[in-house]
């Protein structure tokens, strides 16, 4: 040049007009919101799937073992991780490089169709040959056998595997690791309703009391353990223990009713930009700036000029045309994964082309 | 916003411990049976087991993404 690889960024910029939302500061007003003028913001690399990890909340937040569920080379990062760095191993690809769920099968079970003598405690007579029995011949050694038994030994072929195994993305068996639920979590006020049905619960024993037995419930499953708990008042039975009926009050579950509302939780945060130091890297530490949505049926936008880009005609000049792709916050973070037009920049490799 | 689950024949569904060929039922088609049509008998075709990878000799079935659909969750008393 041409193909191929790896990394890392851009997500069109400026300016006017006219809206939308949220903040500073002020002015009117009916003091509660409205209205106006004024400061400074206002979507993304994945804001997505919701697939992992945490924060942060709530569950009467001690803990301990079973089970359950998830990961797995080796080291190192980090709040955490199944992520990420370096480092091997094995597959791959001619190279750069690219992937890997990469503990253990000499702990046990389990599967390994079809085909093939025989499939994981093996086994037939396909084929050679060993070793044995029995018969024949032979002084003997030994020689033969349309025989018998033995997989003991090689070959063929069969098949992913032929005795070697393979399979743990098949139970398992090591190691390590996790409480459960998600902001519709939780909190603080309002506003309305039939302020309803139904069902079930709310028990001792001892003591002057505390204690301590025994029941219940809570602490995601269970065991141990720890924590909490025992409403009222009346009438009947019974010798007594005790049962059994009602009234009221409380708890849980179902039905049926209302409400579709407010402020919080909400955005300064493991937080972004630089710059130096440690380190091979992932990252760590320091120093200096900086403050960058918080909406609630859901805002972040339309319009027009210029200039970048870019297509189309063209020898130029110029002249029409487009300005897109995946795709949009919803409590915040760190990853993975997917999706994604076009364009830049570095590095690398080529058994390709020219020189 | 959050938290399940599900995808097999045109329709409703089954299925297994991974193993030669995936079934039912109703729809389809054809044929007997009727004077004709129901109905009833017989016989047949129809599957990318939702896509894409990967684990093993072998995957609808295991294990990952993907994509489509569906179902829960809100205060008050």
């Nucleotide at each position: 040049u041409u193909c191929u690889g790896a990394a890392a960024c851009a997500a069109g910029a400026u300016g006017a007009u006219c809206g939308c939302u949220g903040u500073u500061g002020g002015g009117c007003u009916u003091u509660a919101u409205g209205c106006u003028c004024u400061u400074c913001g206002g979507a993304g690399g994945a804001a997505a799937g919701u697939c992992c990890g945490g924060a942060c909340a709530a569950c009467a937040c001690a803990g301990g073992g079973c089970a359950a569920c998830a990961c797995g080379c080796c080291g190192g990062c980090u709040a955490a991780c199944g992520g990420c760095c370096g480092g091997g191993a094995c597959g791959u690809g001619c190279a750069a490089g690219c992937g890997u769920a990469c503990g253990g099968a000499a702990a046990g079970u389990g599967c390994c169709a079809c085909a093939g003598a025989g499939a994981c405690u093996a086994u037939g007579u396909a084929c050679a040959g060993g070793c044995u029995g029995c018969c024949g011949c032979u002084u003997a050694g030994g020689c033969g056998g349309a025989c018998g038994g033995u997989g003991c030994u090689g070959u063929a072929g069969u098949g992913a595997a032929a005795a070697g195994g393979g399979u743990a993305a098949a139970c398992c068996c090591c190691g390590u690791g996790u409480g459960u639920u998600g902001c519709a979590a939780g909190g603080u006020c309002a506003a309305a309703u039939a302020g309803g049905c139904u069902u079930u619960c709310c028990a001792g024993g001892u003591u002057a009391a505390c204690a301590c037995c025994a029941c219940c419930g809570g602490c995601g499953g269970c065991c141990c353990g720890u924590c909490g708990g025992g409403c009222u008042g009346a009438g009947g039975g019974g010798a007594a223990a005790c049962c059994c009926u009602c009234u009221g009050g409380g708890g849980a579950a179902g039905c049926g009713g209302g409400u579709a509302g407010a402020c919080u939780g909400c955005u300064u945060g493991a937080g972004c930009c630089u710059u130096g130091u440690a380190g091979u890297a992932a990252u760590a530490c320091a120093a200096g700036g900086c403050c960058c949505a918080g909406a609630u049926a859901a805002a972040u936008g339309a319009u027009c000029a210029u200039c970048g880009c870019u297509c189309u005609u063209g020898a130029a000049a110029a002249a029409g045309g487009g300005u897109u792709a995946c795709a949009a916050a919803a409590u915040c973070c760190g990853g993975c994964u997917u999706a994604u037009a076009u364009g830049u920049u570095u590095c690398a490799g080529a058994u390709a082309u020219a020189a | 916003g959050g938290g399940c689950g599900a995808u097999u024949a045109g329709c409703u569904c089954a299925g297994a411990u991974g193993g030669u060929u995936a079934g039912a039922g109703u729809a389809c088609u054809u044929g007997c049976u009727u004077g004709a049509c129901a109905u009833g008998c017989a016989a047949g075709g129809a599957g990318u087991c939702a896509c894409u990878g990967g684990u093993u000799c072998a995957a609808u079935u295991c294990c990952a993404g993907u994509a489509u659909c569906g179902c829960c969750c809100a205060c008050c008393a």
Molecule: RNase P RNA; transfer RNA
Organism: bacterium